This is a predicted structure of a 72-nucleotide RNA (transfer RNA) from a Minisyncoccota bacterium. The organism belongs to Minisyncoccota, within Bacteria. It matches the Rfam family "tRNA". By type it is a transfer RNA. The same sequence occurs in records of 2 taxa.
[in-house]
RNA sequence: GGAUCCGUAGCUCAGUGGUAGAGCGUUCGGCUUACAUCCGAAAGGGCAGAGGUUCGAUACCUCUCGGAUCCA
Numbered sequence: 001g002g003a004u005c006c007g008u009a010g011c012u013c014a015g016u017g018g019u020a021g022a023g024c025g026u027u028c029g030g031c032u033u034a035c036a037u038c039c040g041a042a043a044g045g046g047c048a049g050a051g052g053u054u055c056g057a058u059a060c061c062u063c064u065c066g067g068a069u070c071c072a
Base pairs, nucleotide, nucleotide: 001071002070003069004068005067006066007065010024011023012022013021018055026042027041028040029039030038048064049063050062051061052060
């Protein structure tokens, strides 16, 4: 320098055009003498950034940024 893939909650990941989810973690409550397990609830993300297409974009297109791999 060229190519491909990835970027969504604190972490690991779903979500292929119609009101953003799960597991773990955190907090609160229940249970217990107490802790753990278990049960219930809550908080937490305008989806890397910008522009475009569309009635409507996390999802499609372009550029930028960051990461991984391959080629040279």